[in-house]
Context: one part of a larger RNA
RNA sequence: UUGGGUGUAAAGGGAGGGUAGACGCAUGUCCAAGUAUGAAGUGAAAGCCCGGGGUUCAACCCCGGGACUCAUUUGGAAACUGUGUAUCUAGAGUUCCGGAGAGGUAAGCGGAAUUCCCAGUGUAGCGGUGAAAUGGGUAGAUAUUAGGAGGAACACCAGUGGGGAAGGCGGCUUACUGGACGAUCCACUGACGUUGAGGCUGGAAAGCGUGGGGAGCAACCAGGAUUAGAUCCCCUGGUAUUCCACCCCGUAAACGAUGAAUACUAGGUGUUGGCAGGUAAGACCUGUCGGUGCAGCAGGUAACUCAAUAAGUAUUCCACCUGGGGAGUACGUUCGCGAGAAUGAAAAUC
Repeated sequence: UUGGGUGUAAAGGGAGGGUAGACGCAUGUCCAAGUAUGAAGUGAAAGCCCGGGGUUCAACCCCGGGACUCAUUUGGAAACUGUGUAUCUAGAGUUCCGGAGAGGUAAGCGGAAUUCCCAGUGUAGCGGUGAAAUGGGUAGAUAUUAGGAGGAACACCAGUGGGGAAGGCGGCUUACUGGACGAUCCACUGACGUUGAGGCUGGAAAGCGUGGGGAGCAACCAGGAUUAGAUCCCCUGGUAUUCCACCCCGUAAACGAUGAAUACUAGGUGUUGGCAGGUAAGACCUGUCGGUGCAGCAGGUAACUCAAUAAGUAUUCCACCUGGGGAGUACGUUCGCGAGAAUGAAAAUC
């Protein structure tokens, strides 16, 4: 490489839109590039394969036949692939109508709580723990009442609930704005599709840069304990960080450890967003489309288990794997302010 694979054994890219490429719906028609088929000559000899023969056998040599996938030229064929062309509406998309939603960005507002400040009441304790101590308190703490400041987060509702490509999104209001879904199956476009190497865009937390902000929490650090020791667990403090604006980083068990798309393959039962029908009705029943769960047939699987949200049955495209360890290391290159990221071996060894 082929083959076989990728939920858990090695292996799905963290996610999207998209270039080249690959693959691609129905009906005609033209061509004949691919395709299958006929013919022609050529493709030296030796070699190869088969059958004989010679050297005492064999290697070796000689004779006859075969083969030479294929290429070239040419004749007709037109199902399939392909080029062009004409059409179609089932794929895809658009318009009209409708409701749902923590989808996004920005601005403003709100209450509870913690901390701090000021004042009142009040007096010896508070805090903390397994027990203590460090700590803080007669310069009046803790507790309690009233007022104020400031920052961060939004109890209940809250739900295998919702919406988002993923990361992720949750107080309320306003402005701007993206997407999905249902229905009308009326109208419009007419294959405009699927996937997608590179490249491009988004991308938790931590971290970096500049400037703000700083209530609580809290790496590092200090002290008190514990202990044989305690660079831990526990306690008292406490800085960076956590928050905001702009920029960088580009990684995670970025997980459903399950790439995207399409079609098909028993039923049952929840829930969520629509619609249609029945019904006096918004209750309830039936049907249907889009999500999200549960258990479970057939089938799959090494098993666990998956099972219309497939890990079933098929097709298309991409990514990745090929014993362990060395090693996600070294070297080189690209990117980055740096931290580092991406790409990514070999020897020796089992």
A computed fold for a 350-nucleotide part of an RNA from an uncultured bacterium, annotated as small-subunit ribosomal RNA, central domain.
RNAcentral holds the full RNA, with entries from ENA.
Rfam family: Bacterial small subunit ribosomal RNA. Rfam links the family to the GO terms ribosome and structural constituent of ribosome.
Model confidence (mean pLDDT): 87 of 100.